Small-subunit ribosomal RNA, 5' domain from an Acidimicrobiia bacterium, 512 nucleotides, folded computationally. It was read from a public genome assembly.

[in-house]
Context: one part of a larger RNA
RNA sequence: GGACGAACGCUGGCGGCGCGCCUAAUCCAUGCAAGUCGAGCGACGCAUUCCUUAGCCCGUAAGGGCGGGUUUGACGGAGCGGCGAACGGGUGCGUAACACGUGACCAAUCUGCCCCGAAGACCGGGAUAGCCCGGGGAAACCCGGAUUAAUACCGGAUGACCUCAUCAUCACGCAUGUGGAGAUGAGCAAAGGUUCAGGCGCUUCGGGAUGAGGUCGCGGCCCAUCAGCUUGUUGGUGAGGUAACGGCUCACCAAGGCAAUGACGGGUAGCUGGUCUGAGAGGACGAUCAGCCACACUGGAACUGAGAUACGGUCCAGACUCCUACGGGAGGCAGCAGGAGGGAAUCUUGCGCAAUGGGCGAAAGCCUGACGCAGCGACGCCGCGUGGGGGAUGAAUGCCUUAGGGUUGUAAACCCCUUUCACGAGGGAAGAAACUGACGGUACCUCGAGAAGAAGCCCCGGCCAACUACGUGCCAGCAGCCGCGGUAAUACGUAGGGGGCGAGCGUUGUCC
Repeated sequence: GGACGAACGCUGGCGGCGCGCCUAAUCCAUGCAAGUCGAGCGACGCAUUCCUUAGCCCGUAAGGGCGGGUUUGACGGAGCGGCGAACGGGUGCGUAACACGUGACCAAUCUGCCCCGAAGACCGGGAUAGCCCGGGGAAACCCGGAUUAAUACCGGAUGACCUCAUCAUCACGCAUGUGGAGAUGAGCAAAGGUUCAGGCGCUUCGGGAUGAGGUCGCGGCCCAUCAGCUUGUUGGUGAGGUAACGGCUCACCAAGGCAAUGACGGGUAGCUGGUCUGAGAGGACGAUCAGCCACACUGGAACUGAGAUACGGUCCAGACUCCUACGGGAGGCAGCAGGAGGGAAUCUUGCGCAAUGGGCGAAAGCCUGACGCAGCGACGCCGCGUGGGGGAUGAAUGCCUUAGGGUUGUAAACCCCUUUCACGAGGGAAGAAACUGACGGUACCUCGAGAAGAAGCCCCGGCCAACUACGUGCCAGCAGCCGCGGUAAUACGUAGGGGGCGAGCGUUGUCC
């Protein structure tokens, strides 16, 4: 000098774009953050159309009410079923590791929805939630009986290019092997709904795309005041397990494996694209944004599923908080706001699904604290303003003075002019092809009024740009270093003057 997710002190006009718990991965009141599909299914309620011929009540009657049947519904809350909930959002605890980056490989693998191609969907069955009845419990919830549906579940059929076993054959390869055609045997499919003939779904197989899993080379912290480490350890055979290779797991066998090119141990740490600095080489860092990883009160475990060992799922244990009728239950903001606590320090319990994107749905649409916006904060960067021209009797005031004057100073007053921004009034978008705009009567445009509403902070001994007076008297104080202050202090305090930067200026901290 530059930089900062900054903080502190003094000061503070406007706008645009960004950024905003770096500390306690501490604890959390309240609301919201993941639902959706009636074009998969049965039932209930509500509203509605028509009938009421059997029925009950009111009425002389017309008619009304109750009830029953029926039609429609983009209606309601539950239930079964499907898809989603593994995305999106948060945090950085752990991790020195194939976690990450980069390159290569999988002849050792999986992949819902989506796309392409081929083939198929035949015949049946028994349940169950809900509803109803009964029971237990304070509650959470649970138990029994009866009954019912499906794109829920199950049996049989058909099956091949699918899988497995055996046989025989061709081609290829980096070893194990891989691919193609063939024969025999064994095994395995399906679901319908609808606005109806057109699309949506269902089953099997092959391919693609996307995503995921695995292996290896190389790369990136400190300590040797850590020098030896290791028994599933290293390898083999066999088996189990997995989507898959593998000591991944197990039985048996062998005695290996790693290490000064730093094993093992300890400390620290998410990694990267990048960011800051620097002429560069390098050094330091890893907020925001993007990719990957890890975690979701702490520890452990599996279930479901194409995918999780699952933030707003389940189970167990623990700590903590809450409810309780004391028997037993409920909970997890490192989602968005917000509170407490910690701290030098970090925001609104806002608006909207209008846009972009996501889930479900045939669609209308519903949901979406993702997101789009607004609010707060000079936290940062950038832009703008606080007026412009004229004006010497160099007014007054202040300060200094050798008392003559000098300086403040064209500065002010005064004259002429302008109106950015802010303010008031009127008009008023784009963002959306159509219906649809939270932002927002915003941006922007026009008009009006009036210099009107808008300047501070630090410094002035040298480094370092800027000097005098008074006060103080090694006191009070200053200070980044050198050092100032003990009676004329340009170094302390105040004033005048001056220098620097300017809606900021200084200080502190950290990095280069």